[in-house]
C1' cells in the first nucleotide's frame, strides 16, 4: 500500500409499536337495583250495597329510568405486563494481544498448556427501502456520505 481480526454471544435499558393480558370509552346481550306510568291478574283493606261496583296498598307482568355484575364488539397506546430493541449505551462472558509465574528439559530457548497481572482505540451519518402485529437507536449498515 493490501489482506485480516478487534466488530462473536447472552443479560439488560434508552428508544419503539400494538398482536395477547391489562386500563379507558361507546354499544348490544342477560341479571340485580332504582324512577315514573300502564295492565281484563292475585292478596289484603276500605267503602257503598241485594248482587255487580268502586279506593288504597303490597305482589305480578309489561313499557320506561338510575346505577351495577357477567359476557361479546368497536374504538383508543394509555402508567402497565407480554412483545422488539442499539457497532457509534450499561454489565458479563467467550475471543485475541502483551508481560509474570509454574509444568515439561540433564540444562535452556520456541511452541504448547495451567495461574496471575494488564490491554482491544476511535467512532458524524441520511433519504430510501425490509421484517413481524407494528414500530424503532432493529435490519440493509461500521454501507452511501462526510470527517
Nucleotide at each position: 500500500a493490501u489482506c485480516g481480526g478487534c466488530a462473536g454471544c447472552g443479560g439488560c435499558u434508552a428508544g419503539g409499536g400494538u398482536u395477547c393480558c391489562g386500563g379507558c370509552u361507546u354499544c348490544c346481550a342477560u341479571u340485580g337495583u332504582u324512577u315514573c306510568g300502564g295492565u281484563a291478574g292475585g292478596c289484603a283493606u276500605c267503602u257503598g250495597u241485594u248482587u255487580c261496583g268502586g279506593u288504597u296498598g303490597c305482589c305480578a307482568c309489561c313499557g320506561u329510568u338510575u346505577c351495577g355484575c357477567u359476557g361479546g364488539a368497536a374504538g383508543u397506546g394509555c402508567u402497565g405486563g407480554u412483545c422488539c430493541g442499539a457497532g457509534a449505551g450499561c454489565c458479563g462472558c467467550a475471543a485475541c494481544c502483551c508481560g509474570g509465574u509454574c509444568g515439561g528439559u540433564g540444562a535452556a530457548c520456541a511452541g504448547c498448556g495451567g495461574c496471575c497481572g494488564g490491554g482491544u482505540a476511535c467512532a458524524c451519518g441520511g433519504c430510501g427501502g425490509g421484517a413481524c402485529a407494528a414500530a424503532a437507536g432493529c435490519c440493509c449498515g461500521g454501507g452511501a456520505g462526510a470527517c